[in-house]
Molecule: c-di-GMP-I riboswitch aptamer
Organism: Peptococcaceae bacterium
RNA sequence: UACUGAUCAUAGCAAACCUGUUGAAAAGCAGGGACGCAAAGCUACGAGUCUAAGUGCUUUUGCAUAUUGAUAGUCGGGUUGCCGGU
Numbered sequence: 001u002a003c004u005g006a007u008c009a010u011a012g013c014a015a016a017c018c019u020g021u022u023g024a025a026a027a028g029c030a031g032g033g034a035c036g037c038a039a040a041g042c043u044a045c046g047a048g049u050c051u052a053a054g055u056g057c058u059u060u061u062g063c064a065u066a067u068u069g070a071u072a073g074u075c076g077g078g079u080u081g082c083c084g085g086u
Base pairs, nucleotide, nucleotide: 002086003085004084005083012037013036017032018031019030020029021028022027035073041079042078043077045076046075047074048071049070050069054065055064056063057062
């Protein structure tokens, strides 16, 4: 340096759910909690998925619309990195 793995060591992250909080919502953040994770570190660049406050129509309500958003624990790309093996 490349490939590979969770058999070893030291550590790390934290799904669902619950509480608080921000938001229209998706979802984020903090605490609890562990389903899992060898990049479940970072990055919205490509694809995907989610969200209707606003706007238009209708006006009981429902329908249409994704600009701004969300998701890195959907996949790919970029980038950095621990340990073991070859």